RNA sequence: CAUUGAAAAAGGCACACCUUUCGUGAGGAAGGGUCGCAAAGCUACCGGUCUUUAUUGUCUUUAGACAGCGGGGUUACCAAA
Repeated sequence: CAUUGAAAAAGGCACACCUUUCGUGAGGAAGGGUCGCAAAGCUACCGGUCUUUAUUGUCUUUAGACAGCGGGGUUACCAAA
């Protein structure tokens, strides 16, 4: 440095739900909470799902959301069956 995460050690994050708040909405933020997570740190590049504008409606299109849907990129603690 790479790989791996069986057994440890120090820790970390925080699903659902509740309260407040922002947003047309998906959803975001803060606090509580703790289902789980070896990247459940960051990132919207690819796929996917969801919202939204246009359209009679659908496809499509416009603009968004989701990183705890999967992949990719990048950073990182400990250890070595």